A computed fold for a 108-nucleotide RNA from a marine eukaryotic metagenome, annotated as SAM riboswitch aptamer (S box leader). Of the family's consensus pairs, 94% are formed in the model. Its mean pLDDT, the model's own confidence on a scale to 100, is 85.
RNA sequence: CUCAUCGAGAGAGACUGAGGGAGCGGCCCUAUGAAGUCUCAGCAACCUGCAAUUGACUUGUCAAUCUGUAAGGUGCUAAAUCCGACAGCUUUUAAGCUGGAAGAUGAG
Numbered sequence: 001c002u003c004a005u006c007g008a009g010a011g012a013g014a015c016u017g018a019g020g021g022a023g024c025g026g027c028c029c030u031a032u033g034a035a036g037u038c039u040c041a042g043c044a045a046c047c048u049g050c051a052a053u054u055g056a057c058u059u060g061u062c063a064a065u066c067u068g069u070a071a072g073g074u075g076c077u078a079a080a081u082c083c084g085a086c087a088g089c090u091u092u093u094a095a096g097c098u099g100g101a102a103g104a105u106g107a108g
Base pairs, nucleotide, nucleotide: 001108002107003106004105005104006103011040012039013038014037015036019029020028021027024084025083026082041077042076043075046073047072048071049069050068051067052065053064054063055062056061057060081102086099087098088097089096090095091094
C1' cells in the first nucleotide's frame, strides 16, 4: 500500500503499585488494585493443517465452498471499534439512520 472483518464471544492467579479506555471532546473503568510482566485457562475461526461436499481433468492431483474441526501461526478475553467528530437523509431539534475518515486484527 491492497483486500477482508469489526452490535457476537471469552478471566483467574502471582509479582508490582497509578494510571487506563490509540489520539481530541465526552462518558466511563480503577487501591474491592490501573498499566505492565509471567503462569494457567478460555473465546474465536483470519491464515496453515485435517476432514466433508462439489467441480475439473492429465485419475491422483488441482480448484471452489455462506461446510465441519481446533492440531499449528496470529489475535482477542469492561462497555458497539464505549460514544462522537466529517458528509448526507429523516423527524418530535436532540435524537435516529446511512456512508466516510481514523483506528484495530488478519492475509498478501